RNA sequence: CGAGUCGGUCGGACGGUCGCGUCGCCGCUGCUCCUCGGAGCGGCGGUGCCGAGGAACGUCCGGGCUCCGAAGGGCAAGGUGGUGGCUAACAGCCACCCGGGGUGACCCGCGGGAAAGUGCCACAGAAAGCAGACCGCCUGCACGCCUCGGCGUGCAGGUCAGGGUGAAACGGUGGUGUAAGAGACCACCAGCGUGCCCGGUGACGGGUGCGGCUCGGUAAACCCCACCUGGAGCAAGGUCAGACAGACUGUGUUGGAGGGCGGCCCGCCCGAUUCUCUGACGAGAAGCGCAGUCGGGUAGACCGCUGGAGGCCUGUGGCAACGCAGGUCCUAGAUGGAUGACCGUCACCCGCGUCGGGGCGACCCGGCGUGGAGACAGAACCCGGCGUACAGACCGGCUCGUCCG
Numbered sequence: 001c002g003a004g005u006c007g008g009u010c011g012g013a014c015g016g017u018c019g020c021g022u023c024g025c026c027g028c029u030g031c032u033c034c035u036c037g038g039a040g041c042g043g044c045g046g047u048g049c050c051g052a053g054g055a056a057c058g059u060c061c062g063g064g065c066u067c068c069g070a071a072g073g074g075c076a077a078g079g080u081g082g083u084g085g086c087u088a089a090c091a092g093c094c095a096c097c098c099g100g101g102g103u104g105a106c107c108c109g110c111g112g113g114a115a116a117g118u119g120c121c122a123c124a125g126a127a128a129g130c131a132g133a134c135c136g137c138c139u140g141c142a143c144g145c146c147u148c149g150g151c152g153u154g155c156a157g158g159u160c161a162g163g164g165u166g167a168a169a170c171g172g173u174g175g176u177g178u179a180a181g182a183g184a185c186c187a188c189c190a191g192c193g194u195g196c197c198c199g200g201u202g203a204c205g206g207g208u209g210c211g212g213c214u215c216g217g218u219a220a221a222c223c224c225c226a227c228c229u230g231g232a233g234c235a236a237g238g239u240c241a242g243a244c245a246g247a248c249u250g251u252g253u254u255g256g257a258g259g260g261c262g263g264c265c266c267g268c269c270c271g272a273u274u275c276u277c278u279g280a281c282g283a284g285a286a287g288c289g290c291a292g293u294c295g296g297g298u299a300g301a302c303c304g305c306u307g308g309a310g311g312c313c314u315g316u317g318g319c320a321a322c323g324c325a326g327g328u329c330c331u332a333g334a335u336g337g338a339u340g341a342c343c344g345u346c347a348c349c350c351g352c353g354u355c356g357g358g359g360c361g362a363c364c365c366g367g368c369g370u371g372g373a374g375a376c377a378g379a380a381c382c383c384g385g386c387g388u389a390c391a392g393a394c395c396g397g398c399u400c401g402u403c404c405g
Stems, first nucleotide, its partner, number of pairs: 001401010012346007020051002023048011053376001057387002060385005065233004072266004077229005082096005097111001098109004112224002117222002119218003134163002136159010171189006190214001192211008237303004246294008258270003273286005310329008348374001349372010
């Protein structure tokens, strides 16, 4: 100097004019109520503090918070999936292990189980699960040919060693052995299982011995295993005020309809009255409970709503995520929904032209003029994450390559 890789910061600034929103203060002023004092609700003007994001987007996770009287057991359903930590929690983050990619810094992983079971592996190939004889090799029989050996064809048996097909064909290399051949046997490897030792919190790693000889892949297919999980959600949920118009049907009324947790089962809990008639059975009426049909009224104000698992600084523990201690600060709270418009100057970036400066060198820095360009995108209860979008600018660590001294 170039390329790469990982992490972090910003997302223009200043001035002027006009214009917005909440809240505080000051002044003026209106209406209503009331027992003189006063109370409540506004309007106008002035002034002060504050006023969108790194993602406010997606709504994919996890919570805080609220409600369901309590929220039991089981099934279903859903989620996670190497180990150890962080956290309020998580599918997040940190560190590490294993596997894969890369020269490397680094990056990727739906990372438990295929000997519980089911399914799938196209085409090609004889055959793709406990298989398979296509070509081939060997043996026997029959027939034919031939100068003895031998050759050809058919059938039967043996054979996966060699060849071919394929992503993959039942370990590899070398030998012994055999009619031919084969882990049939042997040596050395790879893989798998396993004993012991060492290191590590652990996943696991290293070493050393033994063994059967070696029974594919796929679970991001169904499934099995381990662990975890009430539901609904701020349009949650409360307070105040206000308005109305009820009618009808079915059913039940303690021998119990119905309700309580969302899907089911069990369990448990809550749960609505009297009267009349009848000798009784039973029937009827009103009221009440539940389910439903038709019709009518209301849609207002306030709370929730911003002081937090909060921000910033310093110290300290930890490889780190992060924790602890001290100090300091208060940074929108709207509700058809606020922060905008205009002007000027400057800064940053790119191209062109031009003039200088530094260094032994490779190379580096600056001035002037001129033209151009400036993204993604708007809180609505709040917070921790993840994913996606993003013009431009800057800082740092590490890796590789080249050049100079």

The RNA shown here (Bacterial RNase P class A) has 405 nucleotides and comes from uncultured Isoptericola sp. It was read from a public genome assembly, where an Rfam model found it. Model confidence (mean pLDDT): 76 of 100. Rfam family: Bacterial RNase P class A. It is annotated as a ribozyme.